[in-house]
Molecule: transfer RNA
Organism: Candidatus Saccharimonadota bacterium
RNA sequence: GGGUACUUAGCUAAAACUGGCUAGAGCACCUGAUUCACAUUCAGGAGGUUGAGGGUUCAAGUCCCCCAGUACCCA
Numbered sequence: 001g002g003g004u005a006c007u008u009a010g011c012u013a014a015a016a017c018u019g020g021c022u023a024g025a026g027c028a029c030c031u032g033a034u035u036c037a038c039a040u041u042c043a044g045g046a047g048g049u050u051g052a053g054g055g056u057u058c059a060a061g062u063c064c065c066c067c068a069g070u071a072c073c074c075a
Base pairs, nucleotide, nucleotide: 001074002073003072004071005070006069007068010027011026012025020058029045030044031043032042033041051067053065054064055063
């Protein structure tokens, strides 16, 4: 330098092929109950501009362009 895949909450990760209801879940975190206390368990809560920017569309996590990053392959 060329190519392929990936980037979603603090971490892991779903939303397929075919764009369509409000972006959900586990762990972790916070509050409460339970306990002498801790753990466990139960109930509730907060946390996302879906890597940055732009485009297409009535509508984008999903399609297109570009940039950045990670992994691998080729040179």